[in-house]
Molecule: SAM riboswitch aptamer (S box leader)
Organism: sheep gut metagenome
RNA sequence: CUUAUCACGAGCGGUGGAGGAACGGGUCCUGUGAAGCCGCGGCAACCGCACCGGAAUCGGUGUAUGGUGCCAAGUCCUGCGGCGAAAGCCGGAAGAUGAG
Numbered sequence: 001c002u003u004a005u006c007a008c009g010a011g012c013g014g015u016g017g018a019g020g021a022a023c024g025g026g027u028c029c030u031g032u033g034a035a036g037c038c039g040c041g042g043c044a045a046c047c048g049c050a051c052c053g054g055a056a057u058c059g060g061u062g063u064a065u066g067g068u069g070c071c072a073a074g075u076c077c078u079g080c081g082g083c084g085a086a087a088g089c090c091g092g093a094a095g096a097u098g099a100g
Stems, first nucleotide, its partner, number of pairs: 001100006011040005019029003023079004041071003046067002048063006075094001080091004
């Protein structure tokens, strides 16, 4: 950079000590202990693997031994644009994760 997904799901213990939720603004979480690190557990099913279909880069079903990811709140909300009286809805940007 390209592409897919982002309303679901899943936590305890140890260590550690004050911060954390990307950034700005909100709003939250946190000393009944934050981040980080370690152990174990779990969720999911992107890649992988098996089978089926297909001419085909593809689609479907299943699996979870392997490679990632994830386990407060909708990607916590919002940041730009459109519609609307409002509530709100739609799209985009940004971000995250996978694959290339």